Description:
The prediction has a mean pLDDT of 82. Small-subunit ribosomal RNA from Bombella intestini, 1387 nucleotides, folded computationally.
RNA sequence: GGGGGCUACCAUGCAAGUCGCACGGACCUUUCGGGGUUAGUGGCGGACGGGUGAGUAGCGCGUAGGAACCUAUCCGGGGGUGGGGGAUAACAUUGGGAAACUGGUGCUAAUACCGCAUGAGGCCUGAGGGCCAAAGGACAGAUCUGCCAUUGGAGGGGCCUGCGUUCGAUUACCUAGUUGGUUAGGUAAAGGCUGACCAAGGCGAUGAUCGAUAGCUGGUUUGAGAGGAUGAUCAACCACACUGGGACUGAAACACGGCCCACACUCCUACGGGAGGCAGCAGUGGGGAAUAUUGGACAAUGGGGGGAACCCUGAUCCAGCAAUGCCGCGUGUGUGAAGAAGGUCUUCGGAUUGUAAAGCACUUUCACUAGGGAAGAUGAUGAGCCGGUACCUAUAGAGGACGAAGCCCCGGCUAACUUCCGUGCCAGCAGGCCGCAGUAAAUACGAAGGGGGCUAGCGUUGCUCGGAAUGACUGGGGCGUAAAGGGCGCGUAGGCUGUUUGUACAGUCAGAUGUGAAAUCCCCGGGCUUAACCUUGGGAACUGCAUUUGAUACGUGCACACUACAGUUCCAAGACAGGGUUGUGGAAUUCCCAGUGGAGACCUGAAAUUCGUAGAUAUUGGGAAGAACACCGGUUGCGAAGGCGGCAACCUGGCUCGGAACUGACGCUGAGGCGCGAAAGCGUGGGGAGCGAACAGGAUUAGAUACCCUGGUAGUCCACGCUGUAAACGAUGUGUGCUGGAUGUUGCGUGAUUUUAUCAUUCAGUGUCGGAGCUAACGCGUUAAGCACACCGCCUGGGGAGUACGGCCGCAAGGUUGAAACUCAAAGGAAUUGACGGGGGCCCGCACAAGCGGUGGAGCAUGUGGUUUAAUUUGAAGCAACGCGCAGAACCUUACCAGGGCUUGCAUGGGGAGGCUGUAUUCAGAGAUGGAUAUUUCUUCGGACCUCCCACACAGGUGCUGCAUGGCUGUCGUCAGCUCGUGUCGUGAGAUGUUGGGUUAAGUCCCGCAACGAGCGCAACCCUUGUCUUUAGUUGCCAGCAUGUUUGGGUGGGCACUCUAGAGAGACUGCCGGUGACAAGCCGGAGGAAGGUGGGGAUGACGUCAAGUCUUCAUGGCCCUUAUGUCCUGGGCUACACACGUGUUCCAAUGGCGGUGACAGAGGGAAGGUAGAUGGGGACAUUGUGCUGAUUUCCAAAAGCCGUCUCAGUUCGGAUUGCACUCUGCAACUCGAGUGCAUGAAGUUGGAAUCGCUAGUAAUCGCGGAUCAGCAUGCCGCGGUGAAUACGUUCCCGGGCCUUGUACACACCGCCCGUCACACCAUGGGAGUUGGUUUGACCCUAAGCCGGUGAGCGAACCGCAAGGACGCAGCCGACCACGUCGUUCUU
Repeated sequence: GGGGGCUACCAUGCAAGUCGCACGGACCUUUCGGGGUUAGUGGCGGACGGGUGAGUAGCGCGUAGGAACCUAUCCGGGGGUGGGGGAUAACAUUGGGAAACUGGUGCUAAUACCGCAUGAGGCCUGAGGGCCAAAGGACAGAUCUGCCAUUGGAGGGGCCUGCGUUCGAUUACCUAGUUGGUUAGGUAAAGGCUGACCAAGGCGAUGAUCGAUAGCUGGUUUGAGAGGAUGAUCAACCACACUGGGACUGAAACACGGCCCACACUCCUACGGGAGGCAGCAGUGGGGAAUAUUGGACAAUGGGGGGAACCCUGAUCCAGCAAUGCCGCGUGUGUGAAGAAGGUCUUCGGAUUGUAAAGCACUUUCACUAGGGAAGAUGAUGAGCCGGUACCUAUAGAGGACGAAGCCCCGGCUAACUUCCGUGCCAGCAGGCCGCAGUAAAUACGAAGGGGGCUAGCGUUGCUCGGAAUGACUGGGGCGUAAAGGGCGCGUAGGCUGUUUGUACAGUCAGAUGUGAAAUCCCCGGGCUUAACCUUGGGAACUGCAUUUGAUACGUGCACACUACAGUUCCAAGACAGGGUUGUGGAAUUCCCAGUGGAGACCUGAAAUUCGUAGAUAUUGGGAAGAACACCGGUUGCGAAGGCGGCAACCUGGCUCGGAACUGACGCUGAGGCGCGAAAGCGUGGGGAGCGAACAGGAUUAGAUACCCUGGUAGUCCACGCUGUAAACGAUGUGUGCUGGAUGUUGCGUGAUUUUAUCAUUCAGUGUCGGAGCUAACGCGUUAAGCACACCGCCUGGGGAGUACGGCCGCAAGGUUGAAACUCAAAGGAAUUGACGGGGGCCCGCACAAGCGGUGGAGCAUGUGGUUUAAUUUGAAGCAACGCGCAGAACCUUACCAGGGCUUGCAUGGGGAGGCUGUAUUCAGAGAUGGAUAUUUCUUCGGACCUCCCACACAGGUGCUGCAUGGCUGUCGUCAGCUCGUGUCGUGAGAUGUUGGGUUAAGUCCCGCAACGAGCGCAACCCUUGUCUUUAGUUGCCAGCAUGUUUGGGUGGGCACUCUAGAGAGACUGCCGGUGACAAGCCGGAGGAAGGUGGGGAUGACGUCAAGUCUUCAUGGCCCUUAUGUCCUGGGCUACACACGUGUUCCAAUGGCGGUGACAGAGGGAAGGUAGAUGGGGACAUUGUGCUGAUUUCCAAAAGCCGUCUCAGUUCGGAUUGCACUCUGCAACUCGAGUGCAUGAAGUUGGAAUCGCUAGUAAUCGCGGAUCAGCAUGCCGCGGUGAAUACGUUCCCGGGCCUUGUACACACCGCCCGUCACACCAUGGGAGUUGGUUUGACCCUAAGCCGGUGAGCGAACCGCAAGGACGCAGCCGACCACGUCGUUCUU
């Protein structure tokens, strides 16, 4: 400085009065001249100003025009104002009434009312004429001011027209005063405005009518603009005034603060009757998310009245309330590192808050006090609401930075924390999108610290535009697959339209004129200290409309021509499953008749239902019926599409090629409209062989309303109608022009040649591949999805839904047109990488198959689950947990339980006291522990070492989290893969390389290739074993020599051999043949101890499983701290209705028992393994030698061989139990192993299912070791004996490569569909019920105007009078609001 908005209910006050210079009266006063007040009559004004937006889609508004009008007051011109009359309010008196109000009688005035005169002038006219006025007042006067009629103007108003002005077609037809005319009435005025008569018109797809919504504009807001949204304030117009109707007065009203009537509501009442209308200013109540004071003044600007003074004015000017908005200002400035204190964090060093504060030095805007004090007001007087306000001064005004900062945010988008604490899918955030929060730990929750943004404001919510090129008019969209081309044609309106010339000019372009109100926006100035704001300064602009003058390229109209579009005729040819009708043919099928024949046939994965001795199937002959047309047949042909296939005839449509002539733009497209339109379906009538929905039966299956089989009705066929849809697809509308090629094929031509034909080529079709270009990509590519033009149809996120309602069509089924509520944050396209597939191809593995032996049955051992328990500590859980951690639980271990103890404790650090410690004995106790006695150390004298005491840091934890981690490990898998650099390709994700052809155990190698190289894996290098050589010979060995007899390499000697353990050699597809591509390689052979990685081991790519382990260790966080730590005794981990895994011993004769006594390897041994001897029936004991090991020892190897048993629960099997012992150990009760004697269970080869193994392997036999005092059927090793089988890759499992599909990506253990149950939300239908609105018909009719009547009443005029003219009441009629009753229709 501007603004303050809804609600038609409203108490109270105010918002329209004024004039005595129009009038009579009354009252007051008087200096007696007069002055003043004003109820009434009268005049002017109450139609302006102020409010609101209900109605209105309309000439209401905007803009530009028009003719048939009116205009009080105001201005200009000319003219008049003469003479009379009768009333009436006030007043007086008397009534009625509660009141409002009102009646009778009597008196009176006027600028109130009524005649007469005059008539410049005006109006009417039949052109002769007729008609029409007036008022005075003030003043001493001059004069001023009125009044009447008339004329012109200004300003104002009424009317008409062109153009513009929201949405809906699920509103398509509307209209009877309707459209026009004649005539009359009416109005200020044109006009169906109204009446009568006549005619039958008028509007509409360029959207009438109807419905919904809405005051319109200048403007405002947003936007680059074009546009979009909007219509507060200010200004112009319109409409309304409680709701509906009506007129009166007046210049103007059908009148916000006037009248009448009717409804509703409120109030008063004496119940008879009355009063009222805030959408004026304040204000109240109610509603609502929400909007102010019952203020001051007429000083200014205006308005009304008045001659004036003046009065009135909630218009207006001011003040009050609210940060509601815009603008300006302040809350201090400078300096200031001890980087203070405090806060927060911390790796404890520090960092940050932070020059921030304090301190020091300054300043005083604003606010406060005091004094002064405006403009706004003019030529003069008087007069100021705001207001003692703005502003100025104080110089030492007081005082001195005092009195003055908040809000939001900090995960990304988006500026600002890898800060702390709390919480733990809870509390909450987010309600803009994505999303965050399930303990380690939240940058996202809450709070703190810090930071970012804005700032007297900040954030939230709502609305509008923008961004959104997301309705695309504007070079600013699309329709093959993302939403989207109509199923196809013919054609109406419409849109678009070839070449040349002339002419005209509505379109187009240019100039001029008028208008486009002011304000607003913009520019230049000016005024408030600045700004906002103002500007009675100027300019520009208002992109529009109208008139007019020109231009004529384009375009349009007209006219004359042209032939290249298009078409017609003729001639000469051609192809065709194009359409219709009528005939006709053969094969096949089924049925019927007859013959032959004799048991099955049919069908299936396999069967059954079914047919068949009443003769099927099969076969032969004959006959009947209907339908469809094998071969030809072909990405061949024809048709607009749907579609069309034996042959012939007839009728008929379109097309192509060649030639001649003609018409002369006749063309293209095509909303509505009309027609055609597969299959299924419907109606009527035929027909019916085969096939075959429904249906029946049989199978399959958990079920099988299916797939398979046997039957079978509609239907399929014909005629005539209907339906009108399909993935009606090229998912690609029609037409025209232009733009590289290659190669097939169909039809007619042309040319050439070597003429049974071939080649080249034009036109018209039909395919494939591809260039440019296009495309998101895939792909399209002269048959475009390229470049352009013309026209039509269609799209605008997914679902709801092609659904509902309504309309139209249909016999029905249904079709067509076609929403919304609600809900989601996606749905979708194309391509990429993976994963997956009961997809495909290739390949591998004890994967299957072929074999051998097991498990699953029994007893026992061991582990697990479950149960039990005080505890049965705990982890591991498909493969990849379960003889696993545990390479060894009686105590210990031990983590568990019961009971009893300790509290700085096991370590490190400080201080103090002591000399202990150790050893031995002893007491209490379950023991830990507590107590007593005896003895006793080193020293460089500092102490070491130990104990005790004190205090604090701390220790300690097999407590939790393996989903916080390191390390280690399992697994896919010893599978052959996994990647990178550069280059190239792709918009990109990505691809290529790594794919392909071969080959391999192998991404092994070779060849090819837009790839070239490289890395981690494979292989090799390492260990062991198999052969040989060499070196070296003790503890090993003994061929030759010697010796001894204790007969054993014992000894001398030797190192030849075995062996030991070092170094080498050897094997490389090296050689030959074949094969392969001349390659890589493969097959066979030779030689060789070994042959194609010789056997075995170690070695485990990128990664997967949040795989396992916090109980090996390490470690973050959390938790416990007289206990979740630590010590001790006892118990438990060893329980036992049961289930499972892994083993062992078995069921016996390939065996048991007895006898015999041959041959290994690899290991171990001093707190040890032990020879030998002795004792025992044995486990074992006693004694004792050698051995720290090629010396000694464990150490006996066992299967083998011989004899016996003779098929039994046994001379099998050994569980279980009893007795007696041995050993280890502090201690064998819970709870060890072994020995002897006795006992002698189950078990007679194991269901479904399932495991291992491809050669020195399986099977079988024994031996050793680790752990360990003692305790293996387990584990880790060692050797002995020593097989069978592999056709092969169809199938099961796992894996590798390529390819394909995908709606999966937590990746098929994926994703995902429907019914049902319950609750709630939204919507459709619904027996009905109700409100609103609109229309038609009918009834009644208030007030009122109009018409008629008017016997009643009446002062003015006429008349002497009677009476008349005129008027009024009353009555009647037409129209009509509200209302009542009944009916119908629509929303």
Background
It matches the Rfam family "Bacterial small subunit ribosomal RNA". The organism belongs to Bombella, within Bacteria.